[in-house]
Two RNAs folded together computationally: RNase P RNA and transfer RNA, 412 nucleotides in total. Rfam match: Bacterial RNase P class A.
RNA sequence: GAAGUAUACCGAAUAGUCGCGUGGGAAACCACGAGGAAAGUCCGAGCUCCAUAGGGCAAGGGUGCUAGGUAACACCUAGUGGAGGCGACUCCAAGGAAAGUGCAACAGAGAGAUACCGCCAAUGACGGCAAGGGUGGAAAGGUGAGGUAAGAGCUCACCAGCGGUCAGGUGACUGACUCGGCUAUGUAAACCCCACUCGGAGCAAGACCAAGCAGGAUCAAGAAAGGGGGCUGCCCGCUCCUAUCCGUAGGUAGGUCGCUUGAGCUUCUUGGUGACAAGGAGCCUAGAUAGAUGGCUAUUCAAGACAGAACUCGGCUUACAGGUAUACUUUUUUU
RNA sequence: GUCUUCGUAGCUCAGCAGGAUAGAGCAUUCGCCUCCUAAGCGAAAGGCCGGCGGUUCGAAUCCGCCCGAGGACGCCA
Numbered sequence: 001g002a003a004g005u006a007u008a009c010c011g012a013a014u015a016g017u018c019g020c021g022u023g024g025g026a027a028a029c030c031a032c033g034a035g036g037a038a039a040g041u042c043c044g045a046g047c048u049c050c051a052u053a054g055g056g057c058a059a060g061g062g063u064g065c066u067a068g069g070u071a072a073c074a075c076c077u078a079g080u081g082g083a084g085g086c087g088a089c090u091c092c093a094a095g096g097a098a099a100g101u102g103c104a105a106c107a108g109a110g111a112g113a114u115a116c117c118g119c120c121a122a123u124g125a126c127g128g129c130a131a132g133g134g135u136g137g138a139a140a141g142g143u144g145a146g147g148u149a150a151g152a153g154c155u156c157a158c159c160a161g162c163g164g165u166c167a168g169g170u171g172a173c174u175g176a177c178u179c180g181g182c183u184a185u186g187u188a189a190a191c192c193c194c195a196c197u198c199g200g201a202g203c204a205a206g207a208c209c210a211a212g213c214a215g216g217a218u219c220a221a222g223a224a225a226g227g228g229g230g231c232u233g234c235c236c237g238c239u240c241c242u243a244u245c246c247g248u249a250g251g252u253a254g255g256u257c258g259c260u261u262g263a264g265c266u267u268c269u270u271g272g273u274g275a276c277a278a279g280g281a282g283c284c285u286a287g288a289u290a291g292a293u294g295g296c297u298a299u300u301c302a303a304g305a306c307a308g309a310a311c312u313c314g315g316c317u318u319a320c321a322g323g324u325a326u327a328c329u330u331u332u333u334u335u
Numbered sequence: 336g337u338c339u340u341c342g343u344a345g346c347u348c349a350g351c352a353g354g355a356u357a358g359a360g361c362a363u364u365c366g367c368c369u370c371c372u373a374a375g376c377g378a379a380a381g382g383c384c385g386g387c388g389g390u391u392c393g394a395a396u397c398c399g400c401c402c403g404a405g406g407a408c409g410c411c412a
Stems, first nucleotide, its partner, number of pairs: 001331010012300007020033005035306001039317002042315005047202004054236005060198005065079005080094001081092004095193002100191002102187003116133002118129003141159006160183002162180002164177005206257004215246004226242006250411003264283008301304001336408007345361004354392001363379005385401005
């Protein structure tokens, strides 16, 4: 110099001027005013109503190597195993196929306890075997030797796997062995089994105030029963309403709260490999309801990408011109 | 804003507890029939199953992420 890997971050800047939203103020005026994804709504929570989220039975959903972090998670961190890359490093829905069931088209004799051709024996049929052939994505551990009528883990050596013993590790797992011939494919993002876990709805939740407008059907004659709604189904239990239900005759499209101080942000110290935790100091940073965050001018540069809050957080995923910092890898050249 | 459904030929739909050439009707094109047209009869063309990735020997079908199109939901009574 070139190519690349990981992590973190920025994502036009400054000034003037005219506007918009919210808050403060009597007024002049002052302060603040979109994002890393505000997006998809895919997970996990807060908050609100139904019970504080309840009990039993049944059904259903989710997650799936280990240990830790966290309010929680399907997220994150550190590891294990597998796959890829020369490497830095990256990726993995990664429990169980020896509980059971299903499926494996076509081809092939045979797709899970196989025998068509073949080998051996026999010659009337019956038997033994799985080395070789061929098919397939996959063919009953692989290669070699011994052995045999022919063969075969039948025996042996090496290798692959499984099991056992010992050692290390919190654990996933790893290593060793003069141990055991133990070797029945794949699929669980097919049913299923195992372990853990999950109540429902959602700010159009919900609370209060104001305005305004027909009926129909069924039940009942009262203060605790009955009826109805909600809590996935049933039983219990609870709760709300007190006549109940239906709704497209309709009326209204108003206001206040929820609405932004929060698992918050910045910085320092300590502990930890790390995610993160604890403590100290400082800060307040949009809250609209037809919906603000913009236009113009000047200067500068690399000439500006994806994109716009709507109850709020923690993540994931997807989109994104260009740029910065740190650490590292491979290769080339020079010293 | 919240919840939810769907995407297969030009149009309307099957097929979706996986199995190889993806079907049907209408429409289109060609031929037959007819003096000509319609109807009828026969045949053909037209799909990479919305896109990408994964699981699997194998994906329209199972799973994930995107893209697009619809539907429902205010309060009072």